[in-house]
RNA sequence: GAGUUGGCCAGGCAGUCGCUUCGUCGUAUGUCGGCGGGGAGGAAAGUCCGGGCUCCACAGGGCAGGGUGCCAGGUAACGCCUGGGGGGCGUAAGCCUACGGAAAGUGCCACAGAAAACAUACCGCCUACGUCCUUCGGGACCGGUAAGGGUGAAAUGGUGCGGUAAGAGCGCACCGCGCCGGUGGUAACACCGGUGGCAGGGUAAACCCCACCCGGAGCAAGACCAAAUAGGGGAACUUCGUGCGGCCCGCAUGGUUCCCGGGUAGGUCGCUUGAGGUGUGUGGUGACACACAUCCCAGAUGAAUGGCUGUCCAUGACAGAACCCGGCUUAUCGGCCAACUC
RNA sequence: GGGCCGUUAGCUCAAUUGGCAGAGCAAGGGACUCUUAAUCCCUAGGUUGGAGGUUCGAUUCCUCCACGGCUCACCA
Numbered sequence: 001g002a003g004u005u006g007g008c009c010a011g012g013c014a015g016u017c018g019c020u021u022c023g024u025c026g027u028a029u030g031u032c033g034g035c036g037g038g039g040a041g042g043a044a045a046g047u048c049c050g051g052g053c054u055c056c057a058c059a060g061g062g063c064a065g066g067g068u069g070c071c072a073g074g075u076a077a078c079g080c081c082u083g084g085g086g087g088g089c090g091u092a093a094g095c096c097u098a099c100g101g102a103a104a105g106u107g108c109c110a111c112a113g114a115a116a117a118c119a120u121a122c123c124g125c126c127u128a129c130g131u132c133c134u135u136c137g138g139g140a141c142c143g144g145u146a147a148g149g150g151u152g153a154a155a156u157g158g159u160g161c162g163g164u165a166a167g168a169g170c171g172c173a174c175c176g177c178g179c180c181g182g183u184g185g186u187a188a189c190a191c192c193g194g195u196g197g198c199a200g201g202g203u204a205a206a207c208c209c210c211a212c213c214c215g216g217a218g219c220a221a222g223a224c225c226a227a228a229u230a231g232g233g234g235a236a237c238u239u240c241g242u243g244c245g246g247c248c249c250g251c252a253u254g255g256u257u258c259c260c261g262g263g264u265a266g267g268u269c270g271c272u273u274g275a276g277g278u279g280u281g282u283g284g285u286g287a288c289a290c291a292c293a294u295c296c297c298a299g300a301u302g303a304a305u306g307g308c309u310g311u312c313c314a315u316g317a318c319a320g321a322a323c324c325c326g327g328c329u330u331a332u333c334g335g336c337c338a339a340c341u342c
Numbered sequence: 343g344g345g346c347c348g349u350u351a352g353c354u355c356a357a358u359u360g361g362c363a364g365a366g367c368a369a370g371g372g373a374c375u376c377u378u379a380a381u382c383c384c385u386a387g388g389u390u391g392g393a394g395g396u397u398c399g400a401u402u403c404c405u406c407c408a409c410g411g412c413u414c415a416c417c418a
Stems, first nucleotide, its partner, number of pairs: 001342009011312007019039008041318001045329002048327005053218004060249004065214005070084005085099001086097004100209002105207002107203003122149002124145003130141004157175006176198001177196008222269004232260006240254004276295008313316001343417002345412005352367004361398001369385005391407005
C1' cells in the first nucleotide's frame, strides 16, 4: 500500500419552549398545576420463516396439501446459528454452496443431426475372410468399423502403448467409475487393498420415491363492564346448525334458519417483568448452557419522543414502536476497535 | 395493525405438459373519395415491473426487492 473477517457507535454538550406516561403532593373535579423518574431502531421495514400468548377439543385418526433435505450439535422452535465433510473460487487470509435418490416407475430434451436413448451410421476408414468380373492395375457385391470429420447444450469412460485389413476395453499401464473388504472417524466422509472391462446421457427449483416435520385462525385474537333489544309475533329444520378452515371420521354444544318489528357499536383489561439487560465466574473448539450479583429500560389509541438558540467536530445516512420474542432478507453518510493475509 | 391479490405494446387483455411473445382499439403510411368519415391493405411499436438462480433454453419454475390495488361489503 492492497485486502479479509468479527465487533461497536449512529452527531455531542448547554439553555429554553412544548408532547406522552408513571409516582407523589396540592387544589377539590378543570381529566388542572408543582416536583421527580422513563420516553424508538440496528434495522422499529418486508411480513419471508419459527415460537410464545388467545379462541376453537390441553388438537385426536385418515386422505389430500405444504415444507425441509451432506453429517453432528445448539435452541422454546426454525428454512436460523455453530463445528465438521464433499464441491467450486481466490497467491493467501478467506468466501460461496436448494449438497438425498436418475440400475422404482413415468414424462420431457425444440432446431440441427444417422442417432437424444430397448437403439443407430451422413461423410469417412478397411476390403483380411466369402462370391462374381477382370484389360491382372483393380472393380462390384456381401460385409466389417466407430479411430477421424460433421450436428448439437449434451453423442454411449479419458490419455498413451500394443494390436488389427481397418478398428474397437480387444489386451495392458495410469486416471475416473461401480462392487467387496480393511483402517481411522459418533457420523458425513477420507485413506489403503482387491476386483469388474464400464454398468450404459441430462433433467427431480418436472411428476415422483425415501426420511423427517406441519391442526386452523389471528391482539381488529380474546375476556369483562355498562347501555340497548328481549325470554316479541309467525313459519320451517332435527339425516340439522355452530366450533370448522380442503374432505371424511370423530369430539363438544343445543338450538338454528327465514319473514315482520325494534336496537347497540362506549369503556376497561389483554399491554409489557421478559426464552429480559449488564457484570463476574465455570464448562464447551464454538453456537450455547449453568451459577451468583445487580438493574427495571416506551406502552400510545387520532396515536407522544419535537421546535428554536448557542457552541464543537467528521456537517450527521437509512429510517418512526402499536401483543411480544428468536432469526433471515432488504435500505444505510460515515467513524472507531481487534485479529489475520499478500 | 393483520390478511389477500395483481404487474405482458400507448390502452384493454391472451399465451400450459418450459421451445420463434400475439389479438382488438389507438398511432403512421397507402388505396377509395371533390374532401372527410367509414371500409380495405401495409408498417412500426416489447429489458413480459427489477435483480439473481435452476435449465441447453424462462412470460411460465425458485428466491429477494419495487410499485399498485382490495378497506368498515377481507377482518372490530
Predicted 3D model of RNase P RNA and transfer RNA as a complex of 418 nucleotides. Rfam match: Bacterial RNase P class A. It is annotated as a ribozyme. Rfam links the family to the GO terms dimeric ribonuclease P complex, tRNA processing and ribonuclease P activity.